[in-house]
């Protein structure tokens, strides 16, 4: 330089942060489940180093030897048949060939296999041996004379079931033994020179002393062997630096143990053995134990540093049933070799015997799991031979098996009527989809046919298991070849259906309780592909153990404090050294593997070469700045010295005054005391209160201060003693002497513990006595250990600044405490400044925010200590200390996906401020108690339809249930249907009757026969039919629209842009007044604006105009005395236009402002009174039964009709009213004022008739004319006199009127008569602030009738309010918070 580095879900209402769980890559000797066409090239018992049948895997040499068999020559020997030299059989001896065991050599220590055990010089890695061995091969010197004597086989006995073993007798040899021979070797001695790393090595030399040797084949030639040295070679030992896993709840180990001298032993070096002699060795740089584990080239991951892991294949080490042991031997303490002990397992004729698959194959067994009793020596390689050859589960092939990696194929173009079928649908359509089908090719795998290797190599022949494979030609046909996982997010990919917190997913968060894109099924869709998914396991992401790369105020974390050991870090000059460190050589760092490159299978995997790289170690020369060793210095760090001042510093001994408390006396007289109120306690035996005097103990006011001192704990009267430390100033001394500090030692609040002591006061425990549902509390009264002292022990605290020490550096300002210094003064001050100590504010900067900010939570050095998700738990166990108590050290199971800081925004609050409302207070009338209507709950019932549920259900829906309404029940009837739209058919429309039925239905006859026309037909009406659909007051108000309630007619709710803040927010909109009000006004990082608030609007209260009937009549006229009539417009008054009221004027008050407080005027004054108007939003408020509606349900019923009952019950329970309980009154008489409405199926005048309710008659009147219509309370006279009455009226009885098909269930009225309860209402509670409340009557809307309810209307016509402490609501600001479903929150315990 270039190249590499990725996040994401999950705590909350939101957010920043911490943490931690989970996922998204790759990797596997895998395993499961689903599916499977074809090749290549690998790779396969990870578990029971469990037990093992059968085969096989180490033999080979006759050119070392002797014998036995066969065979086949040659020479005898006796036969035999005879053809007289042939057969033929016996039998000796040689020779050849083969073959068996034996002796003898050489292999068998090698190749396979397997990882128990080893935490170790076992592995790595460098080194060393001057302390060592090496058959076989290689090379060089020389050598082999001459004997001897045995022993297997084998023959014979013998014992044994066998394995086998004894005896006795032949026999060989390259077996074995002597003698001879010695250059050179090896010991001992003597002695030179040379060399090195200490012990010593080489070399040359003298004389002694030990010690060899085999023959074989061949005609020969010669070749193979034998002995002995010496060198190489290869392989082996052995030592030593460095590296190598946990555990300290293993802290101390160790007698051959350390070291010496000797001597054995050994290829060699050594306590390797072993006698002696010393007492020492390792160990916190972790000894000893205890777990676990074969080690490394390597291989996954990973940007890398790391972190895991030790199959396949190389390298080494260890085993070979399991423990010990030696033998042979060049080399073993020997897998397929011995001997001993065990444990199994086999054979026995019971006395003995055998064996060892962790070689290749296979069996059982374990297990989630791992493969054929395969072929061959062709090839590579070994072992034996002189060789030919033999052996050889090494090994080179093939079988299984998608176990992994690479290739390959299932087909390729055309082809829209966008086919059918499928899924869907707002019914048009969409999509499935060019996809199929149908046309035209291809032929890779595949099947046949036919050819056919390389691999074999040395002069040639010969030799192939794999194999008629690979490959290569030809032929035939699209024909035999595709799954599986996922689709709520993370994550690529959506619909229907079915289910209904049920079935089930589910890596986290999380889905599912009737509209599930998350369950299942389809359908369609992403992903991979002769695979896919799951499920274990390792990395990674995880900077989540942080070297690279984390931290510790409050999120987990700083030791309670100090002194100090060992470690670790350490001023300033200068010399020198080279351990570190930096740079060049060498020399290792095997091969495979990783990277590059090139090449080879058609390509890939795979294979071949070649080069890199391996950051390592080892060792050799430079350099000398930095660190570290060594030498001289130096003064600023550190320390001393001298001179100063300040302190509750610490220990001891002594003194003192205030107060309690008790005790003695005195006065003194009924209480004290104590508490929210009591009460228990004292007190007439004299307290309590007051004087006086004494006792004692334990604390020190005032000063007194975010002052002072001390390491922290802690430390306050005064005096003395003794002593510790900072600090100022000074700069004479040493001359780095320093900082930090694992263990270790000391100190250390309170409680507690022991022993003696003291013991007013105050007090854990305990007593009593309140409170309380209880009250083992909290309040009172008493009170024991304790608090006090002296001596040990405990050793812990929210022992805090939640902030560890120590040294530099890094803007100010402004308090205090102690020293000092300058200037100026006669001098104190004041001013400026210096060090130190302590508090405050603030920039930078830093933090997740909140903070910190020279006393840092900054910048930066050094040392310590501690944390790694919550809960289990600071718990168990162990260890250590302690009389105990307990302290210290300290974990696992199991669980849960968060736990947690910090700051937002709400909601809260028996927090705080301020302020409003009939909130409360002050009034006034009720209500809760009677009777009676109403509605609701319960209850009952065939049904008592449904809905509403604190307030915001309960005279509500419903401004009106006898039928109807009516949805409810019982009976009995209907099936295209009471209604709509489409088709056929008809013109049978319509009326009136009659039977029938309880009705409706239904059955009969009777009258009756639509309009238009272009004459095709169209309109319209309707019975009947068929089906499509009709049709549901059936669910669901938690699927919705719409309406409505409610907080609240509260004064609030938000937005643009900017700001400030990482953000969630904030600011505006807080703040100072003000208001009925976010209404105004001032201020201000805000600046505007928008939905409320007020206006606008209706409507009353004054006036002025205009208009003048059916309303009015002041004056005039007339009258039947009646605004009736002429007439009038002035008044009333009707309804249209308009003034008025704006804080406009005045005076104080504020800030000169908004405002406010009094005046004046004026019909009305500060919103004049009423209404109408309801912000963003809350209550999953109410309504699916008013209305619409998505979805589910019911279809001869859940639809439609129709008679009866029901909603009107009725032991109770509550809401809401009315009439009352009387004289402020009830009755009676006889007068006087209203306003708002309605009326034609109506309102109804007048007259008559009934006691009356009403009837009859019907004038008038679609109404400012006429009718409903008398208003009533009031006044005025009369009577009643305090009673259950001349109060009250409820039941009930008779008679009655009215509405209406029809008052029986179940209507109002009317008269007569009947006269219940009730005498002013317990707890509790409701309305109202003026023309209001309380009373008075009227009227109207539903209605055929039927309000005591509703909604208007006018009449009379009051009290009260001093205030915001309570109470309930609301609003604002602030402050707490573990709540956000927001306090009806959230949470703990106990039991089930």
């Nucleotide at each position: 330089c270039c190249c590499u580095u990725a996040g994401a879900g999950u705590u909350u209402g939101a957010u920043c942060c911490u943490g931690g769980c989970u996922c998204a890559g790759g990797a596997c000797g895998a395993a499961c489940g689903c599916u499977g066409g074809c090749g290549g090239c690998g790779u396969g018992c990870u578990u029971a180093a469990c037990a093992c049948a059968u085969g096989c895997a180490a033999g080979u040499c006759g050119a070392g030897c002797g014998g036995g068999g066969a065979u086949g020559u040659u020479c005898g020997g006796a036969g035999u048949g005879c053809u007289u030299g042939c057969a033929c059989a016996c039998u000796g001896a040689a020779c050849a060939u083969u073959u068996c065991a034996g002796c003898g050599g050489c292999g068998g220590a090698c190749g396979g296999g397997u990882g128990a055990g080893u935490a170790a010089c076992g592995c790595g890695u460098g080194a060393a041996c001057a302390a060592u061995c090496u058959g076989u091969c290689c090379c060089a010197u020389a050598c082999a004379g001459g004997g001897g004597g045995a022993u297997a086989a084998c023959a014979g006995a013998u014992g044994g079931a066998a394995a086998c073993a004894u005896c006795u007798g032949c026999u060989a040899a390259u077996a074995c033994c002597g003698c001879a021979u010695a250059a050179g070797a090896c010991c001992a001695c003597g002695a030179a020179g040379c060399c090195a790393c200490a012990u010593g090595g080489c070399u040359a030399u003298g004389g002694g002393g030990u010690a060899a040797a085999a023959g074989g084949a061949g005609c020969a030639a010669u070749c193979c062997g034998g002995u002995a040295u010496g060198g190489g070679g290869u392989g082996a030992g052995u030592u030593c630096g460095c590296g190598u896993c946990c555990g300290a709840u293993u802290a101390g180990c160790u007698g051959g143990u350390u070291g010496g001298u000797g001597a054995g032993g050994u290829a060699a070096c050594g306590g390797c053995c072993c006698a002696c002699c010393a007492a020492g060795g390792c160990g916190a740089c972790g000894a000893u134990c205890g777990g676990u584990a074969g080690c490394c080239g390597a291989c996954c991951u990973g940007a890398g540093a790391g972190g895991g892991u030790g199959a396949u294949c190389g390298g080494c080490c260890a085993c070979a049933c399991u423990g010990g042991a030696a033998c042979u031997g060049a080399g073993a303490g020997a897998c397929g070799g011995u001997c001993c002990a065990g444990a199994c397992u086999c054979c026995u004729a019971c006395g003995g015997g055998a064996g060892g698959c962790a070689g290749c194959a296979g069996u059982g067994g374990g297990g989630a799991a791992u493969a054929u009793u395969g072929g061959g020596c062709a090839a590579u390689g070994g072992g034996c031979g002189a060789a030919a050859g033999c052996c050889u589960g090494a090994c080179c092939c093939a079988g299984c098996a998608a176990c992994g990696c690479c290739g390959c194929g299932u087909g390729a173009g055309g082809g829209a009527a966008g086919a059918a079928g499928g899924u869907u649908u707002u019914c048009g359509g969409a999509u499935u989809g060019u996809a199929a089908a149908c046309c035209u090719c291809u032929g890779u795998c595949c099947u046949c046919a036919g050819g056919g290797a390389c691999g074999a190599a040395g002069g040639a022949c010969g030799u192939g298991a794999c194999g008629g494979u690979a490959c290569c030609u030809g032929a035939g046909g699209a024909g035999g070849a595709a799954g599986c996982c996922c689709c709520g997010g993370c994550u690529a990919a959506c619909u229907a259906c079915g289910u209904g917190c049920c079935a089930g997913c589910a890596g986290c968060c999380g889905c599912g309780g009737u509209a599930a894109u998350a369950c299942g099924u389809a359908g369609g869709g992403g992903g991979c592909g002769a695979g896919c998914g799951u499920u274990g396991u390792c990395c990674g992401g995880a900077a989540u153990g942080a070297c690279u790369g984390g931290g510790c105020g409050u999120a987990a974390a700083g030791g309670g404090c100090g002194u100090g050991u060992a470690g670790g870090c350490g001023g300033c000059u200068u010399u020198u050294u080279a351990a570190g460190u930096c740079u060049g050589g060498a020399g290792u760092g095997a091969a495979a593997g990783c990277c590059c490159c090139u090449u080879u299978u058609u390509c890939a995997a795979g294979g071949a070469g070649g080069g890199g790289a391996g950051u390592g170690c080892u060792u050799u020369g430079g350099a000398g700045a930095c660190u570290g060793g060594a030498g001289a210095g130096c003064u600023u760090g550190a320390g001393u010295g001298c001179g100063g001042a300040a302190g509750a510093g610490g220990u001891a001994a002594g003194u003192g005054g205030a107060a309690u408390u008790c005790c003695c006396a005195g006065u003194g007289u009924a209480g004290c005391g104590g508490u929210g109120a009591a009460a228990u306690g004292c007190g007439u035996a004299g307290a309590g209160a007051u004087u006086g005097g004494g006792a004692g103990g334990a604390a020190c006011a005032c000063c007194a201060g975010u002052g002072g001192c001390g390491a922290a704990g802690g430390c306050g009267a005064c005096u003395u003693a003794c002593u510790g430390g900072g600090c100022c100033g000074u700069a004479a001394c040493u001359g780095a002497c320093g900082c930090u500090g694992a263990g270790g030692c000391g100190c250390g609040a309170a409680a507690g513990c022991g022993u003696g002591g003291g013991g007013a006061g105050c007090g854990a425990a305990c007593a009593g006595g309140a409170u309380u549902a209880g009250a083992u509390a909290c309040c009172c009264u008493g009170g024991u250990a304790g608090u006090c002292c002296a001596c040990g022990c405990u050793g812990u605290a929210a022992a805090c600044g939640a902030u560890g020490a120590a040294u530099g550096c890094u803007a100010g300002g402004u308090g205090u405490a102690g020293c000092g210094g300058g200037u100026a003064u006669c001098g104190a001050c004041c001013c400026c400044u210096g060090c130190u100590g302590u508090g405050c504010c603030g920039g930078a900067g830093u933090a997740a925010a909140c903070a910190c900010a020279a006393u840092a939570a900054g910048c930066a050095u050094u040392c310590c200590g501690c944390c790694u998700g919550g809960g289990g738990a600071g718990u168990a166990c162990g260890g250590c200390c302690g009389c105990a108590a307990g302290g210290u050290u300290g974990a696992a199971a199991c669980u849960c996906a968060a736990a947690g800081g910090a700051a937002u925004u709400g909601a809260c609050g028996g927090g705080g401020g301020c302020c409003c409302g009939c909130a409360c207070a002050a009034g006034c009338a009720g209500c809760g108690g009677a009777g009676c209507a109403u509605g609701u709950g319960g209850u009952u019932u065939a049904a008592u339809u449904c809905g509403a549920a604190g307030c915001a259900a309960c005279g509500c829906g419903a401004a009106g249930a006898a039928c109807c309404u009516u949805a409810c029940c019982u009976a009995g009837a209907c099936u295209u249907g009471a209604c709509a739209u489409c088709u056929c058919c008809u013109g049978c429309a319509u009326u009136a009757c009659u039977c029938u039925u309880a009705a409706u239905c239904g059955a009969g006859g009777a009258a009756g026969u639509c309009c238009c026309u272009u004459c095709g037909g169209g309109g319209c009406a309707g019975c009947g039919g068929a089906g499509a659909c009709a049709g549901g007051u059936g669910g669901u108000g938690c699927a919705u629209g719409g309406u409505u309630g409610u907080c609240g007619u509260c004064a609030g709710c938000u937005c643009g842009u900017g700001u400030c803040g990482u953000g969630a927010g904030a600011u505006g909109u807080u703040g100072g007044g003000u208001u009925a009000a976010g209404u105004c006004c001032c201020g201000c990082a805000a600046c505007g604006a928008g939905c409320g608030c007020a206006a606008c609007c209706c409507u009353u209260a004054u006036c002025u105009u205009u208009a003048g009937u059916a309303g009015c009549c002041a004056g005039c006229a007339u009258u039947u005395a009646a605004g009736g009539u002429g007439g009038g417009g002035a008044c009333u008054c009707u309804a249209g236009a308009g003034a008025g009221a704006c804080u406009g004027c005045c005076a104080g008050g504020g800030a000169u402002a908004a405002c406010c407080u009094g005046g004046a005027g004026g019909a009305a004054g500060g919103u004049g009174g009423g209404g109408a108007u309801g912000a963003c939003g809350u209550c999953a408020a109410a309504u699916c039964a008013u209305c619409a509606u998505g979805c589910c349900c019911c279809u001869u019923a859940u639809g439609g009709g129709c008679a009866g009952g029901g909603c009107u019950a009725c032991a109770c329970a509550c809401g809401u009213g009315c009439u009352a309980c009387a004289a402020u009154g009830g009755c009676g008489u006889a007068a006087a004022c209203a306003a708002a409405g309605g009326g034609a199926a109506g309102c109804g005048a007048u007259a008559c008739u009934g006691c009356g309710a009403a009837g009859u008659u019907g004038a008038g009147c679609a109404a400012a004319u006429c009718c409903c219509a008398a208003a009533a309370a009031u006044a005025a006279c009369g009577u009643c006199u305090c009673a259950g009455u001349u109060c009250a009226g409820a039941u009930u009885g008779u008679a009655g009127u009215c509405u209406g098909c029809a008052a029986c269930u179940c209507g109002a009225c009317u008269a007569c008569a009947u006269g219940a309860a009730g005498c002013u209402g317990g707890a509790a509670u409701c309305g109202c602030u003026a023309g209001u409340a309380a009373u008075c009557g009227c009227g109207a809307a539903u209605c055929a009738g039927a309000a005591u309810g509703u909604c208007g209307c006018g009449g009379u016509g009051a009290a009260u309010a001093c205030g915001u402490u309570c109470c309930c609501g609301g609003g604002u600001c602030u402050u707490g918070c573990a709540c956000a479903c927001a306090c009806c929150g959230c949470c703990c315990g106990u039991c089930a």

This is a predicted structure of a 1392-nucleotide RNA (small-subunit ribosomal RNA) from an uncultured bacterium. Its mean pLDDT, the model's own confidence on a scale to 100, is 83.